The RNA shown here (small-subunit ribosomal RNA) has 1559 nucleotides and comes from Phytoactinopolyspora halophila.
Its mean pLDDT, the model's own confidence on a scale to 100, is 84.

RNA sequence: AUGGAGAGUUUGAUCCUGGCUCAGGACGAACGCUGGCGGCGUGCCUUACACAUGCAAGUCGAGCGAUCGGCCCGGUCCUCCGGGACCGGGUACGGAGCGGCGAACGGGUGAGUAACACGUGAGCAACCUACCUCUGGCACCGGGAUAACCCCGGGAAACUGGGGCUAAUACCGGAUAACCAUCGGCCGGGGCAUCUCGGCCGAUGCAAAUGGUUCCGAUCUCUGAUCGGUUCUGGCCAGGGAUGGGCUCGCGGCCCAUCAGUCUGAUGGUGGGGUAACGGCCCACCAAGGCGACGACGGGUAGCCGGCCUGAGAGGGUGAUCGGCCACACUGGGACUGAGAUACGGCCCAGACUCCUACGGGAGGCAGCAGUGGGGAAUAUUGCACAAUGGGCGAAAGCCUGAUGCAGCAACGCCGCGUGAGGGAUGACAGCCUUCGGGUUGUAAACCUCUUUCGGCGCCGACGAAGCCCUGAUUCGUCAGGACAGGGUGACUGUAGGCGCAGAAGAAGCACCGGCCAACUACGUGCCAGCAGCCGCGGUAAUACGUAGGGUGCAAGCGUUGUCCGGAAUUACUGGGCGUAAAGAGCUCGUAGGCGGUCUGUCGCGUCGGCUGUGAAAUGUCGGGGCUCAACCCCGGAACUGCAGCCGAUACGGGCAGACUAGAGGACGGCAGGGGCAAGUGGAAUUCCUGGUGUAGCGGUGAAAUGCGCAGAUAUCAGGAGGAACUCCGCUGGCGAAGGCAGCUUGCUGGGCCGAUCCUGACGCUGAGGAGCGAAAGCGUGGGGAGCGAACAGGAUUAGAUACCCUGGUAGUCCACGCCGUAAACGUUGGGCGCUAGGUGUGGGGAAUGACCAUAUUCUCCGCGCCGUAGCUAACGCGUUAAGCGCCCCGCCUGGGGAGUACGGCCGCAAGGCUAAAACUCAAAGGAAUUGACGGGGGCUCGCACAAGCGGCGGGGCAUGCGGAUUAAUUCGAUGCAACGCGAAGAACCUUACCUGGGUUUGACAUGCCGGGAAAUCUUCCAGAGAUGGGAGGUGCCUUAGGGCGCCCGGCACAGGUGGUGCAUGGCUGUCGUCAGCUCGUGUCGUGAGAUGUUGGGUUAAGUCCCGUAACGAGCGCAACCCUUGUCCCAUGUUGCCAGCGGUUCGGCCGGGGACUCAUGGGAGACCGCCGGGGCCAACUCGGAGGAAGGCGGGGAUGACGUCAAGUCAUCAUGCCCCUGAUGCCCAGGGCUUCACGCAUGCCACAAUGGCCGGUACAAAGGGCAGCGAUACCGCAAGGUGGAGCGAAUCCCAGAAAACCGGUCUCAGUUCGGAUCGGGGUCUGCAACUCGACCCCGUGAAGUCGGAGUCGCUAGUAAUCGCAGAUCAGCAACGCUGCGGUGAAUACGUUCCCGGGCCUUGUACACACCGCCCGUCACGUACUGGGAGUCGGCAACGCCCGAAGCCGGUGGCCCAACCCCGUUCUACGGGGAGGGAGCCGUCGAAGGCGGGGCUGGCGACUAGUACGAAGUCGUAACAAGGUAGCCGUACCGGAAGGUGCGGCUGGAUCACCUCCUUU
Repeated sequence: AUGGAGAGUUUGAUCCUGGCUCAGGACGAACGCUGGCGGCGUGCCUUACACAUGCAAGUCGAGCGAUCGGCCCGGUCCUCCGGGACCGGGUACGGAGCGGCGAACGGGUGAGUAACACGUGAGCAACCUACCUCUGGCACCGGGAUAACCCCGGGAAACUGGGGCUAAUACCGGAUAACCAUCGGCCGGGGCAUCUCGGCCGAUGCAAAUGGUUCCGAUCUCUGAUCGGUUCUGGCCAGGGAUGGGCUCGCGGCCCAUCAGUCUGAUGGUGGGGUAACGGCCCACCAAGGCGACGACGGGUAGCCGGCCUGAGAGGGUGAUCGGCCACACUGGGACUGAGAUACGGCCCAGACUCCUACGGGAGGCAGCAGUGGGGAAUAUUGCACAAUGGGCGAAAGCCUGAUGCAGCAACGCCGCGUGAGGGAUGACAGCCUUCGGGUUGUAAACCUCUUUCGGCGCCGACGAAGCCCUGAUUCGUCAGGACAGGGUGACUGUAGGCGCAGAAGAAGCACCGGCCAACUACGUGCCAGCAGCCGCGGUAAUACGUAGGGUGCAAGCGUUGUCCGGAAUUACUGGGCGUAAAGAGCUCGUAGGCGGUCUGUCGCGUCGGCUGUGAAAUGUCGGGGCUCAACCCCGGAACUGCAGCCGAUACGGGCAGACUAGAGGACGGCAGGGGCAAGUGGAAUUCCUGGUGUAGCGGUGAAAUGCGCAGAUAUCAGGAGGAACUCCGCUGGCGAAGGCAGCUUGCUGGGCCGAUCCUGACGCUGAGGAGCGAAAGCGUGGGGAGCGAACAGGAUUAGAUACCCUGGUAGUCCACGCCGUAAACGUUGGGCGCUAGGUGUGGGGAAUGACCAUAUUCUCCGCGCCGUAGCUAACGCGUUAAGCGCCCCGCCUGGGGAGUACGGCCGCAAGGCUAAAACUCAAAGGAAUUGACGGGGGCUCGCACAAGCGGCGGGGCAUGCGGAUUAAUUCGAUGCAACGCGAAGAACCUUACCUGGGUUUGACAUGCCGGGAAAUCUUCCAGAGAUGGGAGGUGCCUUAGGGCGCCCGGCACAGGUGGUGCAUGGCUGUCGUCAGCUCGUGUCGUGAGAUGUUGGGUUAAGUCCCGUAACGAGCGCAACCCUUGUCCCAUGUUGCCAGCGGUUCGGCCGGGGACUCAUGGGAGACCGCCGGGGCCAACUCGGAGGAAGGCGGGGAUGACGUCAAGUCAUCAUGCCCCUGAUGCCCAGGGCUUCACGCAUGCCACAAUGGCCGGUACAAAGGGCAGCGAUACCGCAAGGUGGAGCGAAUCCCAGAAAACCGGUCUCAGUUCGGAUCGGGGUCUGCAACUCGACCCCGUGAAGUCGGAGUCGCUAGUAAUCGCAGAUCAGCAACGCUGCGGUGAAUACGUUCCCGGGCCUUGUACACACCGCCCGUCACGUACUGGGAGUCGGCAACGCCCGAAGCCGGUGGCCCAACCCCGUUCUACGGGGAGGGAGCCGUCGAAGGCGGGGCUGGCGACUAGUACGAAGUCGUAACAAGGUAGCCGUACCGGAAGGUGCGGCUGGAUCACCUCCUUU
């Protein structure tokens, strides 16, 4: 010392910036669901809207008169005998009046007010203060009225007029008056000034109620009066105190500058008036001032504070309840009374409203307490009591008190308590889930044993009463009545509390459960219904919707909404930023202001220390205490960070004074320079004109055309004209503040640098406003006009082309003068000063060394660049020219869009500029960097990728598949490459999934159980298209003899589904791609995503290997290992072979042989091993030798991490959903074979390298028993008859074909070609009609080599020729899979097309270019601007009218007191003083008229913006975005936009130059 937490959301990922959102706390709350008790608080935030009714301020008889009523007593009269009337007296009661005090407090509200209203601290020498208190003193003598009351009137009422009487503590005159006030004089003291205090003297002036009351006494005219004393109280004067107030000042606390100027009593003076008091408060005159960027004036908003909420704090928000101050009281104005008001429950006037009325007039003011209507999301009882606290009056009793104390209503808040406690597992039932085993609700319940708070019932029963009142025998006593004693006094309230009784008995909900954020499953739903604070959920498996079970969190509450603070360092004082994220003004000068070098003195303003006053109480905090605890309340302390005063300190900042020279400046000597202005001048080039030469084109482009040219162009020569710009030098080079500045000469002129000293002596830095300068375009006037060239015109291009390209061409570009004032005016980096490593280049100057010159070297100052250390940075990068470390000053930023827009203001001739919002809308918009992908970017490289070749396709006919169309059905799937002769390696029935029709329901098939039965099956008959149904016949296996197995029928569970979802899945497969890649561990680098390794130099088919290297290793891939083929060797020889020997029917046929071929098995061989060249070494490569084979020998199998929600639920498997007398199953027939078309893949052709005929050779690999089937015979043939041999190195299929030899055809729609059609057959099969293949005869179509385009192939390959096999009864196979035969051409090369790999670059892409994205138009919705106008509001101004009232004047009318006079002499009359009505005047509210100001609503139409589902047109931007983009400006165009001029790099790429770095 008690104090500080973050998260979600921009991206594929990352870091940063930045907004939005959430978790917390709070509330005078409201709403939803729910609700047991108590305590303490709180309760119209909205219409300062209108109010019915009642109450909220009275009191005093001890100020006064009268006596109306009540009561008591006495008397008289009457009486219906209850009593009544009258008179007198008494009275402590009530009412009215005069008088006094109070009513200015208490209570309410927050409209107004931006102000000395409030807070705080001072001041008043410029003031007042009733009641209270202290001190001193006084109260003498008189007088005249008036209400009440009586009488008479007016009026509906409210109220009021006249006459008559009366009292006072009501009113008036006079006296006295120390003190006091004013004036004058004298003396003394004090203050910053005006002034002020005290003393003495004099003059003048002002009082009163000696009233009331208690007791006693006296006198008298004795039910009463008077006098004296006494108690209490009151009155007057003066001074003081206390309390309350008034006035003044310093400081403090809202928003807008799109309010910048404002004020006429306004600022001051003199004199006066007025006030309690200063004052321009008011008036007359005079002066020319006062306020203001330190924000006047104006507009908007608002009562202020103590406090309250929040926050770590600083701060932010707020001003309910309680307390202080202010303001207001229906709205506006005004005064009166009073100590005090300009008065909430008083008055006057005006206005609006409401009410009464007899229409003539009147009455009223809840923002007091209750209450009503209204408004509203919303806020209570027309309660009790003065018992307590407090207030008014009173001597007191007491009265009054909606202040207050209590109660009522409301979970509105805070606090406390309860709804039970312990035990209890067959872990019960039900519920929910389930992998069906179980799990969970859950010790939860039941059940057992207890307890009884709260609530209920009963009994008892406080504190709050200290006090106050009454009484008092006795006692004390200062004689006041105190002490004391007794009695009385409670709204709340029979309340708090205590005791007892019964019984678990009466008492739990709400929100949430995708992440943030704690808590998960099932079902329903199917982008619907809905949720949502943000991100986001829902399109058939939703932990996100709804319900349920379960869970989590709070709990008599829980959620929601609203508001405030927090988190938000997101306005940053504490505590932020501005190169690229928002943000440095285009530049300079300079005013105010801010900041400021060294030394000394002084002051003590800031600053620091101590003390004093104040900082109200309450609140908060600490300690303690009281209600059982707590909330709540009480006591004490500290604190209240502030303000003021006094004393002290003087380092630092500041003021004043003095000095200094390091900052700054001046003088002197040099130097460089496209710095500026003016005048002059030069050559080259373009164009034009004239002339010469000369001829057919020129020009222009990707290619062209428009255009020019035979009227002579272009080209070329000569001469001339005119305008504009200055080649080379020339440059990260120079100058300038920036814009900017370039031929040469001269003149004028600004600034800078260097070197030496001399001088001035802080003169400095920055700079809000302000002023000047300010590219290009543009504007005005007048010139000029060669070239270029917006607009425009034409030609092209194009789908279009208002463009890019071309030919022309006007403004303009140029000059002079005047405007404009903006740019990517950029280093996107404000200015100044100081400090903090270096290296290198370059421009200007100086010094030293170099013995002299020169080259040069070193040092130094000032510029301009590059690299780089520390440090900084989100990173990129910056880095002594800082974006580092500090100081000073200015400017600017605060999410994106709307928008640099609207409105307003200022400027401009205009264009437009400067200043500059809001509504609405979004959950982002951004910066840097990373990994990918992509580029009509680059480099390297590979591939039948191109090229070079050969043959095809695309044209024809046919076959097959697909689309489409058709159909009852034409089942389904596959759809760019990577679907389409694909699933299908065999659709006439079957297959078959489709359609039509007929049937069937435990099922065609599986398992289990129950009941029954006999086998089932089979044979046969009938009906039927068949399935099926009916009938007849007839029988099992094992056995331990019980039965079991198998079967059938019936039944129950269940089967079944080619029904859906390949986007729920497994498995399998295609593709990139047989491409060379894809990763990991550890280390290192980076904040991080990531990078490194894997990049680089070589090399390879290869991430193959080598070298280098912050990497070192490793894995999956590559390669190798496997199969096959090519050579040799060994072994073994049957069914294979036959060299030699023998035999032969001449056939390896036989004997025999193992040599050979071949087969089978095993082995050898090839490794850049050897030689040479290249390669720095190496890896490797080139050539050679040898070898059957040479540089992975050929072929195959083998397919990394992954991509395409690629394909398949119809191979199979499988979750979920769906069907269950059908979407299952059976059957017949049909369909999958349809055909005006389109496409794909093939076959056959178009012929002579050929067709046809005849003859003659040579394979390999396969298949064969429900099979292959020889010889032979028949048929033209398909095929038939027949059956040897063969389960196959033995037999068969089996004739290979092209080829070769010979013949024929002779270029023709043919002896090419074979489609189509007719006829006849063969074979398979239950069956060839729909719908088979083949054969024969006949027919003889299209087609004469195929447009644009496109495919395959690099060697035993292409091309071409045939053979076999699978499936299969047969076959639509010309398909597919294999086999061998014959057997080429070409590759210069990597520019281009396609695809791939590596590196690099740009990016606004990441669903990744099939990406992203812009603008017009159209539609809908929302908002805003303009708008002829129209309707309001607010505050002023000018004029008119002018109420009440104050003031002034007048006052002929009215008036008791005082004075005078008179008289008919005690009452009148007259006059005076004084006062008043009335009238006049100033001011003056409301009202009227007028023109303006500010502001709001609506507004035909109009403009813009935003959002909205898949609308229309184009393609502007992002890659070099296909014309690099962007900025300013001008013109043009449907639109994005295009073009001109100038500028920027925030442009890719290539080349060159320069500089730098590495090796």

Rfam family: Bacterial small subunit ribosomal RNA.